RNAcentral holds the sequence, with entries from ENA. Bacterial small signal recognition particle RNA from an Acutalibacteraceae bacterium, 99 nucleotides, folded computationally. Rfam family: Bacterial small signal recognition particle RNA. By type it is a non-coding RNA gene. Rfam describes the family as follows. The signal recognition particle (SRP) is a universally conserved ribonucleoprotein involved in the co-translational targeting of proteins to membranes. Its mean pLDDT, the model's own confidence on a scale to 100, is 79.
RNA sequence: CAACAGGCCCUGUACGAUUGGGUGCUGUGAACCAUGUCAGGCGGGGAACCGAGCAGCAUUAAGCAGAUUUCUUGAUGCGAUGCAGUAAGUCUGUUGUUC
Numbered sequence: 001c002a003a004c005a006g007g008c009c010c011u012g013u014a015c016g017a018u019u020g021g022g023u024g025c026u027g028u029g030a031a032c033c034a035u036g037u038c039a040g041g042c043g044g045g046g047a048a049c050c051g052a053g054c055a056g057c058a059u060u061a062a063g064c065a066g067a068u069u070u071c072u073u074g075a076u077g078c079g080a081u082g083c084a085g086u087a088a089g090u091c092u093g094u095u096g097u098u099c
Stems, first nucleotide, its partner, number of pairs: 001096008010085005015079002017076006025066004034059004042051003
């Protein structure tokens, strides 16, 4: 110096770690412009009843909060993790050549 093999480095990919969004779970949550039930009161009726319907209660919507990873989807200058790729660089080993 060359060839071969391998490691590091580089790229991709799979898995994991960390983290974000959505979803699911729990709680809360509408004076009136959600639903249901509608006391009282009001209206109709001779009456039986009927009607609209405030408060209250219940269930929830939007929203807000909480816990947990159910599911799903991203990100990472994380991982001496796996697999694959191959141009250059660097390191190690073997062989050969030259001085």